[in-house]
RNA sequence: GAAGUCGGUCAGGCAACCGCUGCGUGCUUCGGCACGGGGAGGAAAGUCCGGGCUUCAUAGAGCAGGAUGCCGGCUAACGGCCGGGCGCUAUACGCCGCAAGGCAAAGGCGACGGAAAGUGCAACAGAGAACAGACCGCCGAUGGCUCAUGCAGGCAACUGCGGGCACAGGCAAGGGUGAAACGGCGAGGUAAGAGCUCACCGCGGACGUGGUAACACGGACGGCACGGCAAACCCCAUCCGAAGCAAGGCCAAAUAGGGAAGCAUUCGGCGUGGCUCGCGUCGCUUCCGGGUAGGCUGCUUGAGCGGCUCGGCAACGGGUCGCCUAGAGGAAUGGUUGCCCACGACAGAACCCGGCUUAUCGACCGGCUUCCCAA
Numbered sequence: 001g002a003a004g005u006c007g008g009u010c011a012g013g014c015a016a017c018c019g020c021u022g023c024g025u026g027c028u029u030c031g032g033c034a035c036g037g038g039g040a041g042g043a044a045a046g047u048c049c050g051g052g053c054u055u056c057a058u059a060g061a062g063c064a065g066g067a068u069g070c071c072g073g074c075u076a077a078c079g080g081c082c083g084g085g086c087g088c089u090a091u092a093c094g095c096c097g098c099a100a101g102g103c104a105a106a107g108g109c110g111a112c113g114g115a116a117a118g119u120g121c122a123a124c125a126g127a128g129a130a131c132a133g134a135c136c137g138c139c140g141a142u143g144g145c146u147c148a149u150g151c152a153g154g155c156a157a158c159u160g161c162g163g164g165c166a167c168a169g170g171c172a173a174g175g176g177u178g179a180a181a182c183g184g185c186g187a188g189g190u191a192a193g194a195g196c197u198c199a200c201c202g203c204g205g206a207c208g209u210g211g212u213a214a215c216a217c218g219g220a221c222g223g224c225a226c227g228g229c230a231a232a233c234c235c236c237a238u239c240c241g242a243a244g245c246a247a248g249g250c251c252a253a254a255u256a257g258g259g260a261a262g263c264a265u266u267c268g269g270c271g272u273g274g275c276u277c278g279c280g281u282c283g284c285u286u287c288c289g290g291g292u293a294g295g296c297u298g299c300u301u302g303a304g305c306g307g308c309u310c311g312g313c314a315a316c317g318g319g320u321c322g323c324c325u326a327g328a329g330g331a332a333u334g335g336u337u338g339c340c341c342a343c344g345a346c347a348g349a350a351c352c353c354g355g356c357u358u359a360u361c362g363a364c365c366g367g368c369u370u371c372c373c374a375a
Base pairs, nucleotide, nucleotide: 001371002370003369004368005367006366007365008364009363010362012340013339014338015337016336017335018334020039021038023036024035025034026033027032041346045357046356048355049354050353051352052351053244054243055242056241060277061276062275063274065240066239067238068237069236070084071083072082073081074080085112086110087109088108089107094103095102096101113235114234118233119232120229121228135175136174137171138170139169142168143167144165145164146163147162150161151160152159153158183201184200186198187197188196202224203222204221207218208217209216210215248297249296250295251294258288259287260286261285262284263283268282269281270280271279304323305322306321307320308319309318310317311316
């Protein structure tokens, strides 16, 4: 310097004029006025997870149901984050190769417990889809059939060797079907074959070493258990009340403390996921009709942000110092002009916070891997 890739910061700026809105102080003729300080995001989106907070409510246990799923940490918690393990991943302008193609760093992804507890599924094709199987094929040693013709023996019948057939029988190595066919490759062996035997690889449990662990490595032993799917039912481990700021609280006002029906009264009814038990309570359910929908609050100081420092690979945690940064209520940030510039995309809070996912114009700053050049 180039390529690949990962992370972080910003999200137009400055000035002038007019305009909107919260808060604080002062004044007020109570209409408002003046001054000061503030006023949408990295995703505010999705409403997908987890919480804080409020109510049920005095609120426990079990069953059913649901969620998560490698190991170790972080956190208020999580399906999140950090680190590690294992698996998968490619035309890196990298390496090998004539080429076809192969290898493969950083990085990326993982719905990553269990298939010897059981059940179930894999259409069609195919012989056969998990204690399987013979369509095409291979053999036919042994048994069978045959030899006009080969060789030997024999007077002949016939016998032996040998040849032919592929019937009985043997095979699952080769081919085919299929997404997938009951380890791979090579040698021996066999009539032909087959872990039948052997070497190497794969697999298995035990042992040893390293590691907190997941796991990795090593030598020996064992011809070796019957593959896949659990985002199939299931088994195992861990966790889980519900509803939600339109939660809830206070004040004012108004009406009709109305009407009807049914059930029940301790063997009953009712009580925020379902069922049962427990606990509490003494009425409960349905229909018709009437009043109110106003004001205040919840409402923003937070598991908050920033600097320095200590611990930790890191996520993060401790200490110390500093900062206050929207609270609308049919919903406030806008308009004009000038300059600069990277010429501005996606896009607007509604109780708050930690995450995930999706959308996105650009600018800047770094880390890692590989290559080139120079020293």